[in-house]
A computed fold for a 1378-nucleotide RNA from a metagenome, annotated as small-subunit ribosomal RNA. The sequence is in RNAcentral, with records from SILVA. Its mean pLDDT, the model's own confidence on a scale to 100, is 82.
């Protein structure tokens, strides 16, 4: 000299801990609590305020500690102790001090801090005054539900003293007083943060209180103070409790309702992101630090706004799908395809503002927004709905199933309603569902409702409190009210104007309502207040007057019953009819006497009185109210009334009387299926009186009270006036009580209508779908019975009013009908025939089934018919049309074989032709045929029935809100809605009648087969219309009745055809037609046989009988309608007969049927019997038809000879040429008739009449019925299910009360205890402070008796609901007892 390293001192920086200062009370979160000065709004006085601003004054001089650090010790930790030492703007005295504090004053008391800088000065500090902003306190008004919460309150209300606070104050304390709050809702319970605002609404309102802003409250649950300007403090402290974590078991720690995140719960709610760049905050002198406030980004169609998913062209209207009337339509210019564009997307290039006070620096978002270039139709459409409301329709599937559904409802074989598809409609990056709020909802009605009958007038109001409302005139005032103006109602939002993001949403700027509160000034009509006055409201006075007004007492006659006595002698009583019952022990009846209780005839009248309930013999006493007249007095004294008080029928209750009649309960007799009823015989409570309860009624005029106003007519009661009069009267006024009513008006209608339900005002009560329910629970009242007050769960889609049209009624009136009645004859009993049910069967095919199915479809089942069963066969088919291909050939006929037949196999005969192939045929394939299979509840057509009943409607008009009505009703009349008259109707239609047919009489014409004057047949006409006359009834009329003339016929001459609008989902898919479904080698078609004919039985319709009004035999008369050629069939012959042989005549006024038609008449027999009745059944023998007569035809002869002696309950037909009786013909048909359709012969009886039965028509009435009385509907019981109530008890929550314990803490107290730097003292020590201790307060905890609200609860009672349970029949009609 110097490198590296180490150390020390000083200085600078960084980091960390500490002292000190400020902040941490802001910002951020949440809504548990709170019904309150918490909030909103407007005010107030007794206060504080760090930081900030302005002003004034000051900042002198001292002291003692302590953290950190170091050392030691305890503890697992958290943490703590001891010792030593140190600083300050930390701490403490002293000085000074005014404006500060105390005090009347005198006076007393009380401050400070420095740091940086060379300095200037800056930042501080102390005291004090004022301001700004902030905070505390007080008050008026506003602020949810509940009265099933009506009384609450002891520091409670006030005062005095003291304490306390920043400040007022019972804020606290001692004493004194007894207040204070409450129906304008106290107290209690439930729920809830409040507001600006938000949603909705035309508004008034209603609902809400997310985001943003203001205020409040809270920070695990409680409690307490400390610090501080500010807290009783989210990320401070102490204590208790619960929970979680650590632990060495001794002890400690913690608080996401900050931002993210996690777990759990849940239908459900995001990233452990970036940044302090901006805005804002705290600290700092500043640099700066902190800031999950904030700015941004991420996730979520969660919301709002904007945009896109292409644009233009494009018809073969493609393919595919769906539908179809098979033609087509639709999807649909949609697609394909062509051309184009680039919002968007991708790539590349550029690239912000946000940055400003401030010169520089500084951007999380972000290389984002935005701009340019290039490329690219490329990534990008769904959801709901389609019956009506409500925009949008078809097909298939399903078949009261599956399902839908907001409401009504849809679905049971043709679903625009379910599911799918096609199509369509609506909205669209969304669309639907669900939840919630407002609206519609005038459905809580302030705007803006009601109460006679729909829900709703208190039972009454003389009584009346609070409250509400209130007559006339004048004055004052100015509270309400009105006007002007000031303050405030933060901002945001809404509204208007403007501006900025490409637009918009969004944001920014400006403006303005409206309303509230508060102040000032003005106005004074109305309301209020005050004052003065008035008489009309109200009240009083005087006179007159009516009355079942009330209470008490006295008294009367009739009747009933009972008792006694007389007469008397067999019944009485009661009912639809009876019986129980009373009576020979003397009833009923009758006479006399007596007793008892209850009710009051006539008068007596929708007459009177009363607030209502209610009140009735007469008289007396007490007493309330009313009306009229006079207009004398008071001078608004009034009206209505929550709560309250009083009264309040009947029944009932308590006590004591009384009891004649009546009469719940009870007993007996009847009725009845039963009869716990209706009817009858008894009969106790009760009914009556006194006293006291009860407090309800269809307590009704279903109509609250008061006042005023608005056409009438007519009774009656009270009273007054005028007039006349012998009285009764006439007119008018007031008050009450009735009737009518198209005045007006009101009402949904009915109805109301000066006694309003009209027009208005005032006050009270009440209502808000039906049921549950006037119930439960709670409370109050009651002796009880019970009353008053009064819900909810659950359940239904109605409940209800008035009126309309029908239908119905064991409602009424009128009328009709062989409906009843009168008469005649039947059915039901027998046998047979036929049909049906049931049963049987392989099948006994199917349909019809109250009248209105059952001799019906069927005018005729041996085969066929035939649809059924068994068996055999067939598959483009037994029948129709078409296409394609093949066969060149017929089709067809005959024969043979098999077979039960159909059919199969084979043989033979045989064409037309323009020769292309067509006609025809066959085969194959395909379209299709076919179905007596289903649905008559998908239908057409036809038919039955009410019913040949007199009804059913329309146009115009009128009435009614309307449905609807009138017309169509009323009177008379008719067979008739037939006609006449009346009439808000006038007309008309379908029905009635007439026209048509047959028939009775006549005329005319025609005349074959009829006739020969007539008849007869056919055709055309006439005739009958109450037209004429008389009488009666009826206003007139229409018409009816009687009589007459004339006439064949007289009042529709007789019969037929003819069937209105409609009813019965009546009958028929099997006569036919037809939609849909089903079968297609079969559910089609063909064939043989069987069945439809079965047979214990039941029903229906006939036939024949039971006999003498008959049967049998013989003899003798008289019809009509019809039918006939595959037919009727004469004469003749045969047969006992059925019938056979033969075959004339006839296509019919000719011939046949056809004969003597039968009943009938005459004669004979039968003589009352199971017969000479009756004829079933059976045997034998025949005949006819027919391929065929066994199942299964008809007829004849002989024989057989059943039941049956006139028919129970019940029921049918018939009113005149009818019933009854007698035969004849025809259709069907090969044959078969006791059925059906016709024909003539003989030929009655009866109808008083409409009460009853059945049916119908019209008017009227009631109705809870409308599928319409075979309707509707109620209660118990049984079953299932649901919610609520009660219930021994049990579990839990909440808020209080009494007592015990008493942490932490603040305050107070005490000391003989312990500890201690500052001050005093020289010191000892003192003062003072702290600890320990005590007291008061008190959280938590314990305990006791209660309250209240919930949960569960054996069981109990009731309730709601549930296609087809049981039992009766209560209600709706006179509902069968109103």
């Nucleotide at each position: 000299u110097g490198u590296a390293g180490a150390g020390u001192a000083c200085g600078a920086g960084u980091u960390u801990a500490g002292u000190g200062g400020c902040a941490g009370a802001c910002g951020g979160g949440u809504g548990a609590g709170u019904a309150a000065c918490a909030c909103g709004u407007a005010g107030g006085a007794a206060u504080c305020u760090a930081c900030c601003c302005a002003g004034u004054a000051g900042u002198g001089g001292g002291g003692a500690a302590u953290a950190g650090c170091u050392g030691g010790c305890c503890g697992a930790a958290a943490g703590g102790c001891c010792a030593a030492u140190u600083a300050a703007u930390a701490c403490c005295g002293c000085a000074u001090a005014c404006a500060c504090u105390c005090g009347c004053a005198a006076g007393a008391g009380g401050a400070a801090a420095g740091u940086c800088g060379c300095a200037a000065g800056a930042c501080g500090c102390u005291a004090u005054u004022g301001g700004a902003g902030g905070a505390g306190c007080c008050u008026g008004c506003g602020u949810c539900c509940u009265a099933u919460c009506a009384g609450g309150u002891a520091g409670u209300u006030g005062g005095u003293g003291g304490g306390g606070u920043a400040a007022u104050a019972g804020c606290c304390u001692a004493c004194c007083a007894a207040g204070c709050c409450u129906a304008u809702g106290a107290c209690g319970g439930g729920u809830a943060g409040c507001c600006g605002a938000u949603g909705u609404g035309a508004g008034a309102g209603c609902a809400u209180g997310a985001u943003c802003g203001g205020c409040c409250a809270c920070a695990a649950g409680g409690u307490a103070a400390c610090u501080g300007a500010g807290a009783c403090a989210c990320g401070g402290u102490g204590c208790c409790u619960a929970c979680a974590c650590c632990u060495a078991c001794g002890g400690g720690u913690g608080g996401c309702a900050g931002c993210a995140a996690c777990u759990g719960g849940g239908a459900a709610u995001u990233u452990u992101g970036c940044g302090c760049a901006a805005u804002g905050g705290a600290c700092g002198a500043a640099a700066g630090u902190c800031u999950g406030a904030c700015g941004c980004a991420g996730c979520g169609a969660c919301a709002c706004c904007g945009c896109g998913u292409g644009u233009a062209g494009g018809a073969a209207g493609a393919a595919g799908g769906c539908c179809u009337u098979c033609g087509g339509g639709u999807u649909g210019u949609a697609a394909a395809c062509u051309a184009c564009u680039g919002u968007g997307g991708c790539a590349g290039g550029g690239g912000a503002a946000c940055a400003a006070a401030u010169a520089a620096a500084u951007g999380a978002g972000g290389g984002u927004a935005c701009c340019c270039u290039g490329c690219u139709a490329g990534a990008a459409a769904g959801c709901a709905c389609c019956u009506g409301c409500u925009a949008a329709c078809u097909a298939c599937g399903u078949g009261c199933c599956a399902g839908a559904g907001g409401c009504c409802u849809c679905g049971g074989u043709a679903a625009u309603a379910c599911g799918u598809a096609g199509g369509g409609u609506g909205c669209a990056a969304g669309c639907g569902u669900u939840a919630u709020c407002c609206g519609g909802a005038u459905u809580u009605a302030c705007u803006g409702g009601g109460c006679g009958u729909a829900a709703a007038g208190c039972g009454u109001u003389u009584c009346g409190u609070c409250g509400g409302c209130g007559g006339a005139c004048a004055a004052a005032u100015a509270a309400g009210u009105g006007a002007a103006u000031g303050g405030u109602u933060c901002a945001a939002g809404c509204c208007u104007g403007g501006g900025g993001c490409u637009c918009a949403a969004c944001c920014c700027c400006a403006g303005a309502a409206a309303g509230g509160c508060u102040g000032u000034u003005c106005a004074u009509a109305c309301u209020g207040u005050u004052u003065g006055u008035c008489u009309u409201g109200a009240g009083a006075a005087u006179g007159u007057u009516a009355g079942a007004g009330g209470g008490a007492g006295u008294u009367g006659g009739a009747a009933u019953u009972c008792u006694c006595g007389g007469u008397g002698g067999a019944g009485g009583g009661g009912u639809g009819a009876a019986a129980u019952c009373c009576g020979u022990a003397g009833a009923u009846a009758u006479c006399g006497a007596g007793a008892a209780g209850a009710a009051c005839g006539c008068c007596a009248a929708g007459g009177g009185u009363g607030a209502a309930g209610a009140c009735a013999g007469a008289c007396u006493c007490c007493u309330g109210g009313g009306a009229c007249a006079u207009u004398u007095c008071u001078g608004a004294c009034g009206c209505u009334c929550a709560g309250g008080a009083a009264c309040g029928a009947c029944a009932g209750c308590u006590c004591g009387g009384g009891u004649a009649g009546c009469a719940a309960a009870a007993g007996g007799g009847a009725u009845u299926a039963g009869a716990g009823a209706c009817c009858c015989c008894u009969g106790u409570a009760g009914u009556c009186c006194g006293a006291g309860c009860c407090g309800u009624a269809a307590a009704c005029u279903a109509u609250g009270g008061a006042u005023g106003c608005u056409a009438g007519u007519u009774g009656u009661c009270c009273u007054c006036c005028u007039u006349a009069u012998u009285u009764u009267g006439a007119g008018g006024g007031g008050g009450g009580u009735g009737a009518c009513g198209c005045a007006a008006g009101c009402u949904a209608a009915c109805g109301c209508g000066u006694u309003a339900a009209g027009c208005a005002u005032c006050c009270c009560g009440c209502c808000u779908g039906g049921g549950g329910a006037g119930u439960a629970c709670g409370g109050c009242c009651g002796c009880a019975a019970g009353g008053c007050u009064a819900a909810a769960a659950c359940u239904c889609a109605a409940a209800g009013g008035a009126a309309u049209u029908g239908a119905c009624g064991g409602g009424g009136g009128a009328g009709c009908g062989c409906a009843c009645a009168a008469c005649c004859g039947g059915u039901g009993g027998a046998g047979c025939a036929u049909g049906u049910g049931a049963u049987u069967u392989a099948a006994u095919u199917c349909g019809a089934u109250a009248c209105g199915a059952a001799a019906c479809g069927a005018a005729a089942g041996a085969c066929c018919u035939u649809a059924c069963c068994c068996a055999g066969g067939u598959u483009u088919g037994a029948c129709a049309u078409g296409u394609a291909u093949c066969u060149g050939c017929a089709c067809g006929c005959u024969c043979u074989g098999g077979g039960a037949a159909a059919c199969c196999a084979g043989a033979g005969c045989u064409u037309c032709u323009u020769c292309g192939a067509g006609a025809g045929u066959g085969a194959u394939a395909c379209a299709c045929a076919g179905g007596u299979g289903c649905u008559g509840c998908a239908u057409g057509g036809c038919u039955g029935u009410c019913g040949u009943c007199a009804g059913c409607u329309c146009g115009u008009g009128u009435c009614g809100u309307g449905a609807g009505a009138c017309g169509u009703c009323c009177g008379c009349u008719u067979a008739a809605g037939u006609g006449c008259g009346g009439u808000a109707a006038c007309g008309a239609g379908c029905g009635c009648a007439a026209c048509c047919c047959u028939u009775a009489u006549c005329u005319u014409g025609u005349g074959u087969u009829g006739c020969a004057u007539u008849u007869c047949a056919c055709a055309a006409g006439a005739g009958a219309c109450u037209g004429c006359c008389c009488u009666g009834c009826u206003g007139c009329a229409a018409g009816c009745a009687g009589g007459g003339a004339g006439g064949a016929a007289g009042g529709a001459g007789a019969g037929g055809a003819u069937g209105a609008c409609g009813u019965c989902a009546a009958g028929u898919c099997a006569g036919c037609a037809c939609g849909g479904c089903c079968c297609u080698u079969a559910c089609g078609c063909c064939u043989g046989g069987g069945g439809c004919c079965a047979u214990a039985c039941a029903c229906a319709u006939c036939c024949u009988a039971c006999a003498a009004u008959g049967g049998a035999g013989c003899c003798g008369a008289c019809a009509a309608c019809g039918g006939g050629u595959c037919g009727c069939g004469a004469a003749g012959g045969g047969g006992u007969a059925a019938c056979c042989c033969c075959g004339a005549g006839c296509c019919a006024a000719u011939c046949c049927u056809u004969a003597u038609a039968a009943a009938c008449g005459g004669c004979u027999c039968c003589u009352c019997a199971g017969u000479u009745c009756a004829g079933a059944u059976u045997g034998a023998g025949g005949g006819c038809u027919g391929c065929a007569a066994c199942c299964c035809g008809c007829c004849c002869u002989c024989a057989u000879g059943a039941a049956g002696u006139c028919g129970g309950a019940a029921u049918c037909g018939g009113u005149a040429g009818u019933a009854a009786u007698c035969g004849c013909g025809g259709g069907u048909c090969a044959g078969c008739a006791u059925a059906c359709c016709g024909c003539g012969g003989u030929g009655a009886a009866u109808a008083c009449g409409u009460u009853c039965u059945c049916g119908c028509u019209c008017c009227u009435u009631g109705u809870a019925c409308a599928c319409a009385c075979u309707g509707c509907c109620c209660g118990u019981c049984a079953a299932g299910c649901c919610a609520g109530c009660a219930a021994a008890g049990u579990u839990g929550g909440c808020a209080g009360c009494g007592c015990c314990c008493g942490a932490a803490g603040c305050a107070g107290g005490a000391g003989a205890c312990c500890u201690u730097a500052a001050c005093c003292g020289c010191a000892a020590g003192g003062a003072a402070a702290g600890g320990c201790c005590c007291u008061a307060c008190u959280a938590c905890g314990g305990u006791g008796a209660g309250g209240u609200c919930a949960g569960c609860g054996a069981u109990g009672a009731g309730g709601a609901c549930u296609a087809a349970g049981u039992u009766g029949u209560a209600a709706c009609a006179a509902g069968g007892u109103a």